[in-house]
RNA sequence: CCAGGGGGCCGGGCAGCCGCGUCCUUCGACAGGCUCAGGAUGAGCGGGUUUGAAGGCCGAGGAAAGUCCGGGCUCCACGAAGCAAGGGUGGCGGGUAACGCCCGCCGAGUGAGGGCUUUCGGGCCUGAGAUCAGGGAAAGUGCCACAGAGAGUAUACCGCCGAUGGCCCCUAAAGGGCACAGGCAAGGGUGAAAGGGUGCGGCAAGAGCGCACCGGGGUUCUGGUAACAGCGCCCGCAUGGCAAACCCCACCCGGAGCAAGGCCAAAUAGGGGUCUCGCGCCGAGAGGCAGGAGUGUUUCGCUCCGAGAGACCCGGGUUGGCUGCUUGAGCUGCGGAGCAAUCCGUAGCCUAGAUGAAUGGCUGCCCCCGCAGCGCUGGUCGCAAGAUACCGGUUGCGGGACAGAACCCGGCUUACAGGUCCCCUGGCAUC
RNA sequence: CGGGGAGUGGCGCAGCCUGGUAGCGCAUCUGUUUUGGGAACAGAGGGUCGCAGGUUCGAAUCCUGUCUCCCCGA
Numbered sequence: 001c002c003a004g005g006g007g008g009c010c011g012g013g014c015a016g017c018c019g020c021g022u023c024c025u026u027c028g029a030c031a032g033g034c035u036c037a038g039g040a041u042g043a044g045c046g047g048g049u050u051u052g053a054a055g056g057c058c059g060a061g062g063a064a065a066g067u068c069c070g071g072g073c074u075c076c077a078c079g080a081a082g083c084a085a086g087g088g089u090g091g092c093g094g095g096u097a098a099c100g101c102c103c104g105c106c107g108a109g110u111g112a113g114g115g116c117u118u119u120c121g122g123g124c125c126u127g128a129g130a131u132c133a134g135g136g137a138a139a140g141u142g143c144c145a146c147a148g149a150g151a152g153u154a155u156a157c158c159g160c161c162g163a164u165g166g167c168c169c170c171u172a173a174a175g176g177g178c179a180c181a182g183g184c185a186a187g188g189g190u191g192a193a194a195g196g197g198u199g200c201g202g203c204a205a206g207a208g209c210g211c212a213c214c215g216g217g218g219u220u221c222u223g224g225u226a227a228c229a230g231c232g233c234c235c236g237c238a239u240g241g242c243a244a245a246c247c248c249c250a251c252c253c254g255g256a257g258c259a260a261g262g263c264c265a266a267a268u269a270g271g272g273g274u275c276u277c278g279c280g281c282c283g284a285g286a287g288g289c290a291g292g293a294g295u296g297u298u299u300c301g302c303u304c305c306g307a308g309a310g311a312c313c314c315g316g317g318u319u320g321g322c323u324g325c326u327u328g329a330g331c332u333g334c335g336g337a338g339c340a341a342u343c344c345g346u347a348g349c350c351u352a353g354a355u356g357a358a359u360g361g362c363u364g365c366c367c368c369c370g371c372a373g374c375g376c377u378g379g380u381c382g383c384a385a386g387a388u389a390c391c392g393g394u395u396g397c398g399g400g401a402c403a404g405a406a407c408c409c410g411g412c413u414u415a416c417a418g419g420u421c422c423c424c425u426g427g428c429a430u431c
Numbered sequence: 432c433g434g435g436g437a438g439u440g441g442c443g444c445a446g447c448c449u450g451g452u453a454g455c456g457c458a459u460c461u462g463u464u465u466u467g468g469g470a471a472c473a474g475a476g477g478g479u480c481g482c483a484g485g486u487u488c489g490a491a492u493c494c495u496g497u498c499u500c501c502c503c504g505a
Stems, first nucleotide, its partner, number of pairs: 001427010012366007020059002023056007030048001033045005061402001065413002068411005073257004086253005091105005106134001107132002110129001113126005135248002140246002142242003157188002159184003164181002166178004196214006215237001216235004221230003261323004271314007280289003291305006330349008367400006375394005380387002432504007441457004451488001459475005481497005
């Protein structure tokens, strides 16, 4: 310098003019209110969901997004703990207010690239980085379609054998044949998957049947906080996959959400339902007795009346304002602890609060990219016409992303033009 | 702003929980019937299961992300 991979940070800068929003200051206008005086009215006080002007401070993001996790805050429910239901998480250790997040480590598969070897098909070794919803399949249940002989206490279609037993030939024996009993699981075939792999021995044929190596399981010891790793010994290997199927184990979780919640003003048919207390006296109630008003055929009968309040729910009306609201697990610098995430100490700073919803527009210069039949010019190449991957200067035109707070934080995920820095692996050149 | 639900032929819906052949009605097309049409009868075609990734031998179905649409709440 180039190629590939991974990660961090920034995400236009400066100046001028115009404009928008909150808050503060100053000067005004005005509705309603109070007091005093008063003939129409005036003066003063005090004040604001009103409004004008001037000045000043500040004014979007790394994702403000998706609303996927975790918290703060508020209300509701509820003795706590525990149990049950439902949901979630899942290697180990650490960090944190907490997390499904982050850091470090372990394991697994993958793997840019490199090395060795080759019968040129390949084989072996090493290996940065990224990825992993990474507990349990020897607690139990379930599923494994089609194909296939057999799919879960495995199986025998083709095939191999037929030593042993049986039958046949020859029969004196040896031998040969059949594939009947039976044996086998090496090879073929099916499938995503067929109860370890390679080699040698062994056998009638075979097979962990025996052995060596590799793989797997168990276990002592050692190292490590642990996950786990290593050495030795034992077991021929007996129980395939799926838990993002039910489930088991360990741990965690009460519900709703700022349109939560509180206050003021306005509005209101005070509509319907449930419960509690009460309703002249008695009674559980139905009802009876008493009281009042009206009326009639007036010692009596008929009709009507008395007291409602509170809580909750439904419906209707209103739909304006204040608060919650932004000082907080806050930001920046320095020092320290730690491999790191992060933590501790110290100094300084205040940094959006809108409510149809502000944070923008124009111009100039600079920066980056593209185009202008290399744009032009100078290098470069070419005898020249010309070409131009590359380098210096310069002109014109066009473009510069994703996207916008809405109670607030910590994360994750998704979108994103371009710029910049760092790390790893390899190649080339030089010292 | 907050909460919830749904995407399957042209249209309306099943299937998803419990993974293995995507089905029903209307519509479309062809044929029969009819003088012709309708109706009826017989048959046929038409599906990236919104999109992407993952788990699995295998995904419309299970999981994650994303897009679109709908509903509710002072």

Description:
This is a predicted complex of two RNAs, RNase P RNA and transfer RNA, with 505 nucleotides together. The prediction has a mean pLDDT of 76. Rfam match: Bacterial RNase P class A. From the family's description: Ribonuclease P (RNase P) is a ubiquitous endoribonuclease, found in archaea, bacteria and eukarya as well as chloroplasts and mitochondria. It is annotated as a ribozyme.